[in-house]
RNA sequence: UUACUGAGAGUUUGAUCCUGGCUCAGGAUGAACGCUAGCGGCGUGUCUAAGGCAUGCAAGUCGAACGAACCCCAUUUUGUAGCAAUACGAGGUGACGGUUAGUGGCAAACGGGUGCGUAACACAUUGGUAACCUGCCCCGCAGUCGGGCAUAACGUUUCGAAAGGAACGCUAAUUCCACGAUGGCCAUGAGGUGACUAUGUCAUUUCAUGUAAAGUCGCAAGACGCUGCGGGAGGGACCUAUGUCCUAUCAGCUUGUUGGUGAGGUAACAGCUCACCAAGGCUAUGACGGGUAGGGGGUGUGAGAGCACGACCCCCCUCACUGGGACUGAGACACUGCCCAGACACCUACGGGUGGCUGCAGUCGAGAAUCUUCCCCAAUGGACGAAAGUCUGAGGGAGCGACGCCGCGUGCAGGAAGACGGUCUUCGGAUUGUAAACUGCUUUUACCGAGGAAGAACCAUGACGGUACUCGGAGAAUAAGAGGUUGCUAACUCUGUGCCAGCAGCAGCGGUAAUACAGAGACCUCAAGCGUUAUCCGGAUUUAUUGGGCGUAAAGGGUCCGCAGGUGGCCUGUUGCGUCAUUGGUUAAAUUUCAGGGCUCAACCCUGAAACCGCCAGUGAUACGGGCAGGCUCGAGCAUGGGAGAGGUAAGCGGAAUUGCCGGUGUAGUAGUAAAAUGCGUUAAUAUCGGCAGGAACACCAAAUGCGAAGGCAGCUUACUGGAACAUUGCUGACACUCAGGGACGAAAGCGUGGGGAGCGAAAGGGAUUAGAUACCCCUGUAGUCCACGCCCUAAACGAUGGAUGCUAGAUUUUGGGAGUAUCGACCCUCCCAGAGUCGGUGAAAAAAGCUAACGCAUUAAGCAUCCCGCCUGGGGAGUACGGUCGCAAGGCUAAAACUCAAAGGAAUAGACGGGGACCCGCACAAGCGGAGGAGCAUGUGGUUUAAUUCGACGAUAAGCGUGGAACCUCACCUGGGUUUGACAUGUAGCUGCAAGCCGCUAGAAACAGUGGCCGCCUUCGAGGGUGCUACACAGGUGCUGCAUGGUUGCCGUCAGCUCGUGUCGUGAGAUGUACCGUUAAGUCGGGUAACGAGCGCAACCCCUGUCCCGUGUUGUAUUUUUCACGGGAGACCGCCUCGGAUAACGGGGAGGAAGGUGGGGACGACGUCAAAUCAGCAUGGCUCUUACACCCAGGGCUACACACGUGCUACAAUGGUCAGGACAAUGGGUUGCCAAGCCGAAAGGCGGAGCUAAUCCCAUCAAACCUGGCCUCAGUUCGGAUUGAAGGCUGCAAUUCGCCUUCAUGAAGUUGGAUUCGCUAGUAAACGCAUAUCAGCCACGGUGCGUUGAAUACGUUCUCGGGUCUUGUACUCACCGCCCGUCAAGUCAAGAGAGUUGGAUAUGCCCGAAGGCCCCGUUGAGGGGACGAAGGUAGAGCCAGCGAUAGGGACUAAGUCGUAACAAGGCAUCCGUAGCGGAAGCUGUGGAUGGAUCACCUCCUUU
Repeated sequence: UUACUGAGAGUUUGAUCCUGGCUCAGGAUGAACGCUAGCGGCGUGUCUAAGGCAUGCAAGUCGAACGAACCCCAUUUUGUAGCAAUACGAGGUGACGGUUAGUGGCAAACGGGUGCGUAACACAUUGGUAACCUGCCCCGCAGUCGGGCAUAACGUUUCGAAAGGAACGCUAAUUCCACGAUGGCCAUGAGGUGACUAUGUCAUUUCAUGUAAAGUCGCAAGACGCUGCGGGAGGGACCUAUGUCCUAUCAGCUUGUUGGUGAGGUAACAGCUCACCAAGGCUAUGACGGGUAGGGGGUGUGAGAGCACGACCCCCCUCACUGGGACUGAGACACUGCCCAGACACCUACGGGUGGCUGCAGUCGAGAAUCUUCCCCAAUGGACGAAAGUCUGAGGGAGCGACGCCGCGUGCAGGAAGACGGUCUUCGGAUUGUAAACUGCUUUUACCGAGGAAGAACCAUGACGGUACUCGGAGAAUAAGAGGUUGCUAACUCUGUGCCAGCAGCAGCGGUAAUACAGAGACCUCAAGCGUUAUCCGGAUUUAUUGGGCGUAAAGGGUCCGCAGGUGGCCUGUUGCGUCAUUGGUUAAAUUUCAGGGCUCAACCCUGAAACCGCCAGUGAUACGGGCAGGCUCGAGCAUGGGAGAGGUAAGCGGAAUUGCCGGUGUAGUAGUAAAAUGCGUUAAUAUCGGCAGGAACACCAAAUGCGAAGGCAGCUUACUGGAACAUUGCUGACACUCAGGGACGAAAGCGUGGGGAGCGAAAGGGAUUAGAUACCCCUGUAGUCCACGCCCUAAACGAUGGAUGCUAGAUUUUGGGAGUAUCGACCCUCCCAGAGUCGGUGAAAAAAGCUAACGCAUUAAGCAUCCCGCCUGGGGAGUACGGUCGCAAGGCUAAAACUCAAAGGAAUAGACGGGGACCCGCACAAGCGGAGGAGCAUGUGGUUUAAUUCGACGAUAAGCGUGGAACCUCACCUGGGUUUGACAUGUAGCUGCAAGCCGCUAGAAACAGUGGCCGCCUUCGAGGGUGCUACACAGGUGCUGCAUGGUUGCCGUCAGCUCGUGUCGUGAGAUGUACCGUUAAGUCGGGUAACGAGCGCAACCCCUGUCCCGUGUUGUAUUUUUCACGGGAGACCGCCUCGGAUAACGGGGAGGAAGGUGGGGACGACGUCAAAUCAGCAUGGCUCUUACACCCAGGGCUACACACGUGCUACAAUGGUCAGGACAAUGGGUUGCCAAGCCGAAAGGCGGAGCUAAUCCCAUCAAACCUGGCCUCAGUUCGGAUUGAAGGCUGCAAUUCGCCUUCAUGAAGUUGGAUUCGCUAGUAAACGCAUAUCAGCCACGGUGCGUUGAAUACGUUCUCGGGUCUUGUACUCACCGCCCGUCAAGUCAAGAGAGUUGGAUAUGCCCGAAGGCCCCGUUGAGGGGACGAAGGUAGAGCCAGCGAUAGGGACUAAGUCGUAACAAGGCAUCCGUAGCGGAAGCUGUGGAUGGAUCACCUCCUUU
C1' cells in the first nucleotide's frame, strides 16, 4: 500500500445470574415427494440388486505377403432354339479390373464401463534402479548370401440333430527350420590397465564360444518392408521415506516366519520358490484381530483453523457371471481370447451342445428415485492399409426429465362515480384499489410468412439443420403460482369448531368470544417456481491448536513410591538436528482468484498471470531449544549436633468402672418409661460390705494441641524402628519435578481358620405405641465388636480443592528449633526458620489488590505464571448389561447401547410455609357473668318424598340468608285450558272513517269466544292525531354463562401496613428507604442511620352524645326561672406540678375540671387475597328459544315428613307463679291513615264519629321488669305451656290445602342438659318492656331501633386461635389443602439373559482332486508317473447375526391400590460405605461426612 475478514434468537425460574442441553434463522445436493408450470442457453440424470437379461450394434483391416475360388470383360470350341441377328447352357485361354472364405501380418493389452474387492507401496508427495523391459515412432552404424521340411484353403471318403469334427491326398507365402555362410561397438565365460558415486559401474584391451535376415509394388528411379547393434522419445516394472478411517469390551502375533549358504526362477532385486543351518522378526509411537472404505486432483461449508464428502471432468488402481489356470504376444494371466470347476439360463433327435450388457440403446426386477432399442462418422481422435478407403454406441449431435445454474417474458402510460362484487364494520364507513372497466401505446416471447450461415484445413465432404441469426406480419394478444401470517420471523381480521376435529421446527395452541385448528377476505415472502423430507457444513468457543473446564453446576485418581514418557538451574566451547533466511527443482491439466476476451448479457467457454500454504536439493545465520565436551553451586542430596512428637512394631505392667461367682448384713420390691408393660425378685432380688474371676476400654492431663503420605494414632515402662524441623560448617556437583502402565499401604462392615467373649449389640424373641408398626421407646439377645494369621480394597476415603517451583501489603495466637540483648539463669523482650489457626459482630485495624455465576477464596489462593499427571462434555437408562480380569464369597475394577425427556442442575432474590427461633398485639387464652348442645314449639337448611315441592347461597365469610311479610297476586315450579306482531316499545305499507270507555246476556273454572245496549272522539279540515285489523321489520324470555362483565357486597381487618421519585449498593432479580434502640392504639413519635423526601392507609377534619355559654322560642311550660327544642360557640392540649427516661419521644402519679391522656359511640375500610357472592334487584357481551324456554287464565305447589344440622322463643320454677293495689321512659308511626270521648260484648271486637297532614290530635292511662299486700310451700305442682276439642272475632273476591286474634276446656315433653361450644371488659353483660319497616291480613318468637334496672372479673401471656415485625431452613411458588418415594394392578415400547434352533463370514486338520505350468520317464511323438493345486466333502473349535417358551429389571402412559420414605428439626436430622432383615417406600447395627435446625456451654479473635 492492496485485498480479505467472525451478528444471533427461543426454551429450565414467581423473577435473576450462571452452567448446560435441545431447537431455529444460512449455505449446499447426481436428490425424492406435494402443488403449480410460458420460453431459451449451458450442464446433468440407477446413489438401490457387482441382480437377471430378449434384440440390434460397440474391432477390425490389409489382394501392394500367399495359394485358390468367383464375378465382369475379351476371345474361342460346342449343344439347344431360331431363316438369321441373337438368346440360353457347357468348356478352354487371357491383359486390365472387382469380390472374397482361408494362410500370413498388424491391431485386438487402446478406447468405453464399474467400484465388488482392497487399510495395501493400493493411492498421494518426494527420491532411487550402478537391479530392469519396451512393438509401432525418430536418429545413427552395418547388413539382407544360399538351402530345406511342412500345412490350411481345396479334393475324396466319413461321423453328428446341431455345434463341430475325423481319415487320406495336393499346394503357396513376408509361415516354419535345434540347416549352412558372413558379421559386430552383440551375448556368455576367463583375464589386464585406468577413472569413479566402489557387493559394482564406465572406458580401454586379450582369448575362447555362440548368434541374423523376406520380400512386395514399380518400366525404372525408387518406395514400403526385413536383420543385427547403439541412442532417443513415450510407456511400463521394482524399491525407499513420509502421509493415509474407527475399535484395547482385539494384547500379544509369527514357522517361509526373521536371517544365512547353495540351487531354481524372473525383464529385474528379493523367502519369489526349494534344500540345509541358525532362532530370529513385529508390538503400547498399538503388532495381531474385528468393522468400514477404491485413492488423489478436488467438492460443500466455514472468518479461519477445521469438519464432512470423493456424482459429473482429469490422473492412478481394481474388476469383467463366481473361483482357479496358463497360452499367445513388445505388452495380458486378457470385458465382447483359450482351458477347467461351479451356479444360472437357453437349444436338443437326450447322445450332446451354447451363453456371459459393471460397452451404447433397451427390458424385467429392486426402489422414494434416474432418459431414446434416435442421427452421423461432417469435425476431433483411434486401428489397419502405399493409397483410395474400411471400421469406430470413442466422439460429434439431436430427444426426454424445472434435476441444477443462468437469462427473458407474462405488458406500458393515463384512468375516481374511488363502479360492481367480495370482506370487515363502532353501520358512519373502511379495504380490495388505479386495481378493473375505459382511452392511448408497444410487440420481447409464442404464432405465421420470407431469407439464411460459420463450423471446411487440403480436392471432395455438414449428422446437427432449413438450426442459430436477420427481415416482414397480425394482435394485449400465447403465458402465475407456491408457501406463510402466536413468538423466534416479514405479514390480521371474520366465521365455524369446542382438549373434539386438528396443528406443531422449538416454546407451545384447542376445554364457547382461538390473530396458533378449518374456511373466507386481507396481507407478507419468493417467483416458473414454491414448499416438505433426507443428508452435510455452519451457527456449536457444544471436544476448545487457534478457543473450554474440574470447592458447591459434569469433572482431582483414597494415599504414597516409581520404570518408560514429558519437562528441566548458571557459565564456556563445539555441532548446525530443530529453527530462520535465500536460491534451484518439483507440486499434471482442469478447478480457485485476478485481469482481458468470445457467445446480444449471464450461466458457459477461451487467453494470460497468481495461488496451490507440501516435498527434495544447494548456500548461509547460530540468539533460543536439542546433541557432544568442559566447568560452577543457589536446586537436590550426604555428613555432624542437641532437641519435639497419641509416628510404627513387639513385650511387660497398672488403677477406676461394668458384669459374674463366693460369703456377710438386710427385706419387698426392683428395673424401665412421656406413661406403662414384658423382665428380675421370698429358691431372698435391688441396696450395702468383703473377697475372687474375666474381658474390653484407658477419666483427669486435653487444647482451635501434636505426629503421620493417606487410612489413622491417646494409661505407664522397655526394646527395635521410619520421617520431619532447626543449627553448624564441610562434601557430591543438576544427581531434579511429574508420572500412563506397575508396586505398596488402605476406616468400618464382611469372609476363612483357631482362640476369646465383660460391656455393647444387626438378626431373632417378647412388651408397648399405632388404623397397621415387619420402626422409633422398653426387656432380653446371636453373629459381630477383641487377639493371631490370611483375604477383601470400598466410604460424604472431604478442604467435596492432584503434585512441584517462583512471585504478589499485613496483624495476631500457638507448636518446635535457633540467634540477639540482658541475666545467676533465653524468666520476660526483639528477630529468623519450619508447621498449625484466626482476622466476625455492637466494634474502632481490615482483610487490600486480584479472581469468582454468586456464595466465597485471598502467602496453607479458588490470585499471577511454568511443568507433569488424572478427570468432565445434557438428564434418565447406569456405574447397569454383555465381555474381560481380580476375589472363597459378598462383590470390586474396566464399561456401553437401544429407548426416553426438554430439561436436569449451581448460586443468589422476593414470598409462602415449618410439629424452627425471638419480640409484640387481640374477649385469643386465663379470671368472671350469661347462654347453646338435652325438651316442646317457631324458623332456615340438608335429605327424602312429590306432577311440582321454582331458583340461588355451603368452613370461618351458607343455613330467622336473597324474603323488610308465599292463601290469589307475588311466581320464576306443576297440571289443565287458551293466544301467536303477541301483555309491553318503535317504524313502514295497506285497509278501517270505526275513538276509547261503561253496563248487560249466552257457554265456560276463568282466560277467551259470541252477542246486545249506553256513550258515540279531538282537529288548525292537511285524512293530521288517536283506535282497531292485515302484513313486514321486530317484541318477549326470572332461559345459559358471576369462569366474558359493570355495579354492589362479604372475609382477612379498623389489622398497621402498602408503595413511589431521586440517590446509593448489587452483573442481576432485588436491596436500602420501611433494619436497629426507646415509645405508641398506630410505619404514632423521638433518637440514630446512604439515604433524602413523598403518596395511599393511621390520626385529625364530619355526625351523635356528655358540661357550660349565647341567641331564638312555637304546637312545649298553668306562669317565670328551669327542663325541653333548634341554631351557634367555648372547653381537653400531657396545657400545669412531680417522678422516671438519652436532656427526647413518651410513661407513672397529682391538681384543677362536667370530662384526662384517641372522654364514649358512629360514618369512614390502604395495596391486595379468596376466578369469594350475585346474569333472580338492576345494567350488560356472547350463546340460545320464537304457534314457544314468549303471553293469558283456573287450580295446585313453594307450608310435604322416617330423619340430620343451624338460629331463636318458651320453660323446667320460690331471686318464682298468681291475684289486688301503686310508680317511672325513650325512640318512633299516622289522611284509601292514626282513631278520642261515649255505648255494646266476658274478650277478640263492634257501633260511633270529635280531633289530627301532627312538639298541637291519635296509636298511648304510653310500658314492663319494679314497689306494697294476700295466697301457693318444692310437687311434674296454682311450675310449664305443647297438643287437641268447642264457641267466636277480624282482614280479604276467597282463610280447605294455608292466616291472625279471643274465650272455655284439654294439660304433652321438660326437674338445669354428654363430648363439645358461643357472646361479653361498663352504662357493657344479663334482665325488662316499647316502637317501627314490610303489610289488606299475617304465620314477627325474626330484623332494625328505643329507653328502664344494672353487675362480676382480668394474676398474667406458658398454652389454643388469629394477626404484625425480625431472623433461620426449604427439593414449596396452584406457594404445606404444597411437593414427593417405592411396591402392587393395567397398557405400550426397546434392550439384556435364556433350554435351544436357523444362518453367515473366517481360519485349521483330514479326504478327494479338474485345468494347468513344473519335475521324472519316454524313439523327444503319443503317452505315463509325481509333488503343488480351485471347487467339493468331512470334523471340531472360536466369532457374528436372526428367531425363541420363560423369568427379571428399565422407560413411558389426566384422574387405579397400599402406605408416607425425602424436602421445615419433614415430625426418629439427612446422607455415604458395608451387613442383616422387611408388602413397599424402608428399618436396624457398625464406621464416616455436614451438604443438619435449635438451645446452652467451652475456646478463639477484637476492645476495655
Source information
Small-subunit ribosomal RNA from Candidatus Uhrbacteria bacterium CG22_combo_CG10-13_8_21_14_all_47_17, 1504 nucleotides, folded computationally. The sequence was found in a public genome assembly. Rfam family: Bacterial small subunit ribosomal RNA.